The RNA shown here (c-di-GMP-I riboswitch aptamer) has 89 nucleotides and comes from Psychromonas sp. SP041.
It matches the Rfam family "c-di-GMP-I riboswitch aptamer". About the family: GEMM was predicted in a large-scale screen for bacterial structured RNA regulatory elements. Gene Ontology term of the family: cyclic-di-GMP binding.
Lineage of the source: Bacteria > Pseudomonadati > Pseudomonadota > Psychromonadaceae > Psychromonas.
The model forms 95% of the base pairs in the Rfam consensus.
Its mean pLDDT, the model's own confidence on a scale to 100, is 88.
RNA sequence: GCUAGAAAAAGGCAAAAUAAGGGAAACCUUAUCACGCAAAACCACCGGCCUAUCGACAGUUAAAUGUCCAUGGCAGCGGAGUUACCGAG
Repeated sequence: GCUAGAAAAAGGCAAAAUAAGGGAAACCUUAUCACGCAAAACCACCGGCCUAUCGACAGUUAAAUGUCCAUGGCAGCGGAGUUACCGAG
């Protein structure tokens, strides 16, 4: 450096739920906890998914309401890119 993660060891991350806080929402942060994870580490570049404050359009006397829209998110959906522990061959 490559291959795979069978065994071992040191450990690591943390879904859902609950609580508190932030946010218009999606969702995020922290605590408890442990569904799972060998990249469940980083990164929204491509695809996908979620949301719709604002805005546009429809509607209306004015509203309510409806449709669309990412500039907001998801890396624990797939791909690309970057980095990394352990031992084995």